[in-house]
RNA sequence: CCCCUGGUAGCUCAGUCAGGUAAGAGCGCUUGUCUGAAAAACAAGAGGUCAUCCGUUCAAAUCGGAUCUGGGGGG
Numbered sequence: 001c002c003c004c005u006g007g008u009a010g011c012u013c014a015g016u017c018a019g020g021u022a023a024g025a026g027c028g029c030u031u032g033u034c035u036g037a038a039a040a041a042c043a044a045g046a047g048g049u050c051a052u053c054c055g056u057u058c059a060a061a062u063c064g065g066a067u068c069u070g071g072g073g074g075g
Base pairs, nucleotide, nucleotide: 001074002073003072004071005070006069007068010027011026012025013024020058029045030044031043032042033041051067052066053065054064055063
C1' cells in the first nucleotide's frame, strides 16, 4: 500500500441481505415483593446521537462516499 471482516445499552450479541410498527434480547444495574438479613425467585424501571461526518430518500442502524478504530489475509 491492497483485500476481507467487525464497530448497536455497562458486557455479550441479534436486527442490515429485502429502508417503513415507537431500536431489541440475555447478563449486569436500580426499586419493590418475599426473608431475621441475604441469595434465589417474581414484578417494575432506568440505560442507546446504532463509531464519526456528508450524501440519497417522504423516510436511513439498514443504501452510497469519506474518515477513525479492532481483527484477519496479501504484497
This is a predicted structure of a 75-nucleotide RNA (transfer RNA) from Leptolyngbya sp. PCC 7375. The same sequence occurs in records of 8 taxa. Rfam family: tRNA. Its family is annotated with triplet codon-amino acid adaptor activity in the Gene Ontology.